[in-house]
RNA sequence: AGAGUUUGAUCCUGGCUCAGAUUGAACGCUGGCGGCAGGCUUAACACAUGCAAGUCGAGCGGAAACGAAGAUAGCUUGCUAUCAGGCGUCGAGCGGCGGACGGGUGAGUAACGCGUAGGAAUCUACCUAGUAGUGGGGGGUAGCCCAGAGAAAUUUGGCUUCCUACCGCAUCAGCCCUCCGGGGGAAAGGAGGGGACUCAUUUCGCCUUGGGAGGGGCCCGCGUUGGAUUAGCUUGUUGGCGGGGUAAAGGCCCACCAAGGCUUCGAUCCAUAGCUGGUCUGAGAGGAUGAUCAGCCACACUGGGACUGAGACACGGCCCAGACUCCUACGGGAGGCAGCAGUGGGGAAUAUUGGACAAUGGGGGCAACCCUGAUCCAGCCAUGCCGCGUGAGUGAAGAAGGCCUUAGGGUUGUAAAGCUCUUUCGGCGGGAAAGAUGAUGACGGUACCCGCAGAAGAAGCCCCGGCUAACUCCGUGCCAGCAGCCGCGGUAAUACGGAGGGGGCUAGCGUUGUUCGGAAUUACUGGGCGUAAAGGGCGCGUAGGCGGCGUGGCCAGUCAGGCGUGAAAGCCCCGGGCUCAACCCGGGAGGUGCGCUUGAUACUGCUUAUGCUAGAGUCCGGGAGAGGAUGGCGGAAUUCCCAGUGUAGAGGUGAAAUUCGUAGAUAUUGGGAAGAACACCAGUGGCGAAGGCGGCCAUCUGGAUCGGCACUGACGCUGAGGCGCGAAAGCGUGGGGAGCAAACAGGAUUAGAUACCCUGGUAGUCCACGCCGUAAACGAUGUGUGCUAGACGUUGGGGGCCUUAGGCCUGGGUGUCGCAGCUAACGCAUUAAGCACUCCGCCUGGGGAGUACGGCCGCAAGGUUAAAACUCAAAGGAAUUGACGGGGGCCCGCACAAGCGGUGGAGCAUGUGGUUUAAUUCGACGCAACGCGAAGAACCUUACCAGCCCUUGACAUGGGCGUCGCGAUUUCCAGAGAUGGAUUUCUUCAGUUCGGCUGGACGCCACACAGGUGCUGCAUGGCUGUCGUCAGCUCGUGUCGUGAGAUGUUGGGUUAAGUCCCGCAACGAGCGCAACCCUCAUCUUCAGUUGCCAUCAGUUCGGCUGGGCACUCUGGAGAAACUGCCGGUGACAAGCCGGAGGAAGGUGGGGAUGACGUCAAGUCCUCAUGGCCCUUAUGGGCUGGGCUACACACGUGCUACAAUGGCGGUGACAGCGGGAUGCAAAAGGGGCAACCCGGAGCAAUCCCCAAACGCCGUCUCAGUUCGGAUUGCACUCUGCAACUCGAGUGCAUGAAGUCGGAAUCGCUAGUAAUCGUGGAUCAGCAUGCCGCGGUGAAUACGUUCCCGGGCCUUGUACACACCGCCCGUC
Repeated sequence: AGAGUUUGAUCCUGGCUCAGAUUGAACGCUGGCGGCAGGCUUAACACAUGCAAGUCGAGCGGAAACGAAGAUAGCUUGCUAUCAGGCGUCGAGCGGCGGACGGGUGAGUAACGCGUAGGAAUCUACCUAGUAGUGGGGGGUAGCCCAGAGAAAUUUGGCUUCCUACCGCAUCAGCCCUCCGGGGGAAAGGAGGGGACUCAUUUCGCCUUGGGAGGGGCCCGCGUUGGAUUAGCUUGUUGGCGGGGUAAAGGCCCACCAAGGCUUCGAUCCAUAGCUGGUCUGAGAGGAUGAUCAGCCACACUGGGACUGAGACACGGCCCAGACUCCUACGGGAGGCAGCAGUGGGGAAUAUUGGACAAUGGGGGCAACCCUGAUCCAGCCAUGCCGCGUGAGUGAAGAAGGCCUUAGGGUUGUAAAGCUCUUUCGGCGGGAAAGAUGAUGACGGUACCCGCAGAAGAAGCCCCGGCUAACUCCGUGCCAGCAGCCGCGGUAAUACGGAGGGGGCUAGCGUUGUUCGGAAUUACUGGGCGUAAAGGGCGCGUAGGCGGCGUGGCCAGUCAGGCGUGAAAGCCCCGGGCUCAACCCGGGAGGUGCGCUUGAUACUGCUUAUGCUAGAGUCCGGGAGAGGAUGGCGGAAUUCCCAGUGUAGAGGUGAAAUUCGUAGAUAUUGGGAAGAACACCAGUGGCGAAGGCGGCCAUCUGGAUCGGCACUGACGCUGAGGCGCGAAAGCGUGGGGAGCAAACAGGAUUAGAUACCCUGGUAGUCCACGCCGUAAACGAUGUGUGCUAGACGUUGGGGGCCUUAGGCCUGGGUGUCGCAGCUAACGCAUUAAGCACUCCGCCUGGGGAGUACGGCCGCAAGGUUAAAACUCAAAGGAAUUGACGGGGGCCCGCACAAGCGGUGGAGCAUGUGGUUUAAUUCGACGCAACGCGAAGAACCUUACCAGCCCUUGACAUGGGCGUCGCGAUUUCCAGAGAUGGAUUUCUUCAGUUCGGCUGGACGCCACACAGGUGCUGCAUGGCUGUCGUCAGCUCGUGUCGUGAGAUGUUGGGUUAAGUCCCGCAACGAGCGCAACCCUCAUCUUCAGUUGCCAUCAGUUCGGCUGGGCACUCUGGAGAAACUGCCGGUGACAAGCCGGAGGAAGGUGGGGAUGACGUCAAGUCCUCAUGGCCCUUAUGGGCUGGGCUACACACGUGCUACAAUGGCGGUGACAGCGGGAUGCAAAAGGGGCAACCCGGAGCAAUCCCCAAACGCCGUCUCAGUUCGGAUUGCACUCUGCAACUCGAGUGCAUGAAGUCGGAAUCGCUAGUAAUCGUGGAUCAGCAUGCCGCGGUGAAUACGUUCCCGGGCCUUGUACACACCGCCCGUC
C1' cells in the first nucleotide's frame, strides 16, 4: 500500500465483498508447564444459609456467662456453698465515637449530571498550631426487681438508681445580636503514679473563639446523542418590593405589583444514554466505546417522607403506602445479597457457600487489643497477554510402509531405525527465603538452590479455484455437499467427501458476533450535481452569509511572550527490578484545551469618526420590439340556414363499409347567421424572469438598450423561511359553442382489436370570475462578479472613414466553428462544462418508492413534505468491436424475373419415420439426415434374436512339461451344426559343435494376459460436411486514443476478385484471389505391329499382304493469347467498349486447389486413442431366424398416362472403359426366349460392342395395339442352398393412371432436355452410384420484390448476439 466483483472487451460512476487490528466474548476440535492480568455484557429477576460494623469497663450503674488463685465450711476427694463483683473479665443496659467511610450496581438522569475554566453568599466531627476557660448545683430515667398482656415480635404498669446522659445558676478575653444605650450564650470528667489526702502533677478528655489543612454545599462561561413525520412552550411562569426558610445566594416558599420569560443559533415534546481520565482503531483528522483501574454522579425491593447527626433524607437506620416472600395460636408479626461466597431463574456465556488479618488501609480504644468477605492470598477457567518445553548431533541401503507414476522412477525423506549426547519443564528426594525497622507470615515447605532417574510424561488446529501461501489420486455425478465475494458439483471436480503431499499458525487453531480500518463510500483535512444519483419551474424579497478605494481611532477575531491549570494511572522517552518478556517501580516529556496577563495592529471586524467614485442608482436625449392589460375594427376559410340551377350519386379508404342523398345530396350561384383562429410577411429574427407572446387601430403600462456624463455616494450580491407568477389538462359559477375532439356509438382491420384507419359525437377547447400548482416547466447546465486566442453570420443602437458598393471601431443581444484549458468519454470552449470568488438548492447502490403513515394545502382530482420491512450483486454513464433491423446507400449469385423440363396425384423401386417383432443390429435429423455409411443383407457379411457349445480362449508375447510334426485326403459313427470319436492314402521340417542342444510346429498345465462393432465424437487425433471458390482474414513497425481499439483494410474509380489505379499517417508483409498443375480445343516436332491407300505394287477386294508414316490416332516434347495491335472512352491511370488478325479474346471450356474461422456439426461401427465398463462373458464358435415385417406418413428415383407416340420392319455412325479362376466370335449347333453345347481369337491386334434418335409401314384418340403393376403356369442362370429372400425368360393376366391441389426443385450452351453405353462392388442380383459419348434447345427486359452473401453507414436496453432481449395478464 491494496484486491475481487457490472462488460464480448474498455474507461468511468457506484455499491457489495476480502486481506489488518481489536475483544469482559461464545461455540467446535485439541490441550504439557509457568508468570501476569481478567472473569453475569442477559433478569436494577427472586433469594435458602453463613459471614460483610463495630468498639470503648480508662464515661456509668452493674454482674447473665466464662476463667484463675486463695481462705473457710460441708462432704459422695473433687463437687457445692460462703468470704466476694474481691480479681481477670464481661452478656444485656445508659452513655461516647463510628454505622454518611470502605464495598456493590448503572435502574434513573440529556441535567450545572459530567468535563473544563472561574466565582461568592457558606458549613466542616475527628486532625493541626493558637486564644480563653473547665466554678457551683438540680431533677429525672434505662437496666435490675415486682406485677401484667401476647403464639410471637414485642409491650404495659409500679418501686428503686448512676454517669463524660439531661437541665439550670455563676463567669465571658474573644464570639453573636444591637436602635450602640445595651442584650445573649459554655463546659465533664476519667486514668496513672506521687504526696504533708478538701494538694499539685502527667496524660486522655470537655468548653469558648479565630485560623490552617483536608472535605462538602451553592452559582456561573464553554462543551456534552438522535428525531422538525415534535414548532411553538410557559402562570410560580419572568421580573420587582416585602417577608419566610436554609450553613449559605436564589420563586427555594408566601403575599402583593408588573406582563413578562424561552424558541429555527432548535424551545417544548419523543426516543436513547450514567459522565470523564481513558480504551480500541486510524498516517492523521476522525470514528466507535466508557468492562477491569482511577475521579465524579445516581441508586439500594418500588414510591413517598422526615428523624438523628458535623455530615444522610442514610445499601446491612426509622415511619407510611404498594408488590412479593416467610411465620402465625388468624388477633398479628418478620424480611429486603445492585456487600463476599452461594442457590434458583434468564442466557451463547462468566468462578470457591476457601485461608488470613502476616502486610496495606479503615473504625473504636490511653493501650493491650477487638472488628474489618476493604484488603492480602489461595482455588476454578487456555478468557487474554508473555515466556518455556515436547529433544540435540550424526545417520543413504535414500530401508520398510504409504501415495503418485510416462512402470524408468518420483515423493514422504535425514524424516525413521541405528549410533553418540543433553536433561529445560514435569517427576522423585533434600535444603530453603525476601516480603518484617524489635515482635507477628495467611501465602507456604511456596519462589529459589542442590541431588537422582530417564528421550524418558508432553501437538494440535485450519487451509491448499482466484482474491491468498499451498496439488495430486480416488469416490461422487446439479446428487451428496461447499460458499466471505466471484462462484464450484450434470462421469476425467487442484472448489464436494477421503487419502497422500504441501502451506500457515502453534498450546493453541478455526468459526460466529462486536468496533475501527481499508471507505476520498458524508469528503474539515478530502467528493460531487449537462448525459452516471444530484440545479429549486421562475421571480421579488426577510433573517443570515459575503462585500469597492482612502485616512483616523479601538484591539473582538488573529499573532507573539509570560503565569496558572490541564489529578493519579495509562500512552511516549530514559533508567531500574523480577534469569528474559508480559508485568512492576522511579524520573522526564507530552497533554493540540481553558483562564489570567503583557505586547503587536498587516488582514478581518467595530466606529452615532471623516472622505472618494471605478460597483449600484437617479436625471436628460434617442431608437427597437408577437412584453403586458382593456376596448374597437377587418378579411379569408369552415359549418349552418334561405333561395336558384341541376341529377344520381356523394363521401371515405390500402381496399371498403358505417354515413349523406330521388323527402333532391355532392357540385354550383346569390343572400344571411355564428363562433373560433389570424395564411403570405416569418427569419438557429424580436420581446419577456420563467410559463409564454404573432391580423389591424387606439388608450393605459412594465422592462431592457444606446448616447450624454449633471447628480447620490457602496445605497451592492445572494437569499433558509415567506410572498407572487406559473403551459396543458382538470374543478366551481355564469355565458358561449363554428371547427376540432377525450368519453361514447357504429363501420373496417385482425386470431382477437376495448387500438392504429373511417363515419358520427359529448365534455372540453372560447369569455368572465375563482381554484388547481404540476410538466422531458430542458440548455436535462442556479445566481452574481472578475479574468482567459480568434474566425464567420445575424439583430437593434452609436461613432468616424468613405460614399452606388464597402470596410473599420464600440458597447447590448442571438448563433455556428475553433485555440489553450477542462472532461470518464461524448463534448464545452468570452452565452464555458476553462481559471477564481460569493450565496442558495440538491446527491450518497438498484428495487421497494416519490409509495405507506402522519402533517400542511385543495371543492375534488390530487399536490407537497417523506420513510421502513423485505430483496438483489448489481443498477448505471460514455465510448469500442461485432451481430441484428419489416434502417439507408453501393454490389454480386439460376436469388428473383424470362424460359425449358420436373417433383407434389398413379403404380413400382429405394431410404426414413412410425408401428410391429424374440430380433426387426447400429449410426446420420433444417439447409449441411432420408438411392446417406451400404462400390451390391439368401448362408457368409452381421454387429441383432432364439437355441446349442468353448473358457489362456478364433488372434499376440512370455514360462514349464510332453510329442515330432504340420498339411492334404478317403470312409464311417453321433449330432442341426459347432464339435467329438474312429479310419484310408500321400507327405515325412531346418540348423547342428551331433548332445532332444537350438529354432519351428502341435498338444497339455498354471499365470501374466488376450478379446469386446460395449459407453463417452460433450475427453481426443485423424478425416469429412457447411457457410463458400464467398473475398475476405490478419501481422510487424509507425501514428492516434487514458483504454477497449482505430489507422493500414476507409475514400474516388475499376474488377470475377482486398483485381488494379489514384488519393491518404501510414509504410510494408503474411494467409486467401490470380498464376504456376491436369484435361479439352489449334499447330509443330519426335516415335510408329492402329490408320491410310494419300502415293507404289499385289489382292481370295477384307489395310488383306508387301511397302510407307504423309494424314487420323496414340503418347512425349514444344509453340500459341499478352488487352499485345488499332479506334473510342476514362483523369495523361487502372480499366471499359468496338474492331482487326487468330483454332481460341479479354479468367477460352472443365477439373484439382477451400484463407482466419463458425456450427461442443458428423464419425470411438474405417483407423488411432484417454477414461470407464464386461472377463465360464458385453469375449469366441455354430445352426436357424432377423436386418426383406406393414394400418400408415415423408424424401429420392424409375415407368407411365401416349400420335413429337406405340408396334413391326429397315439402315448408318460413338466414346470412356473392362477382360486370362476372365471376355468369349455375325465360327457352328439346340431352344420361341432367357440360355445351353461348343470353343477360334485375345489385350491400341481378339472379345464385350453397339444402341437410341433417323427412315418406311401400321394403329387413329380409345383406359386403347397407351400403360405395364399384380397374379397363375412353365422355365433359365448363379450358388452348398433361391421357402422366408435373387435375377432373368416364355405364355397367360392385364390394376392404378387421361399430365397431377397448396406448395416446390434443377438448369444460362455443347448447358437443359432426351438417347443409349461402360465400369466399380459382385458367385448371382442396379430404376442407385461413378463415368462416357449421340441428338441438341428456349430465355435473361431488368434488380422493385423473395433467399443467401460482400463493402460503407446508422440505431440498439442484443453479445448464447433477433431462434436475442424483454413487458403485462392468467

Background:
This is a predicted structure of a 1370-nucleotide RNA (small-subunit ribosomal RNA) from an uncultured prokaryote. The RNAcentral record of the sequence draws on ENA. The prediction has a mean pLDDT of 86. Rfam family: Bacterial small subunit ribosomal RNA.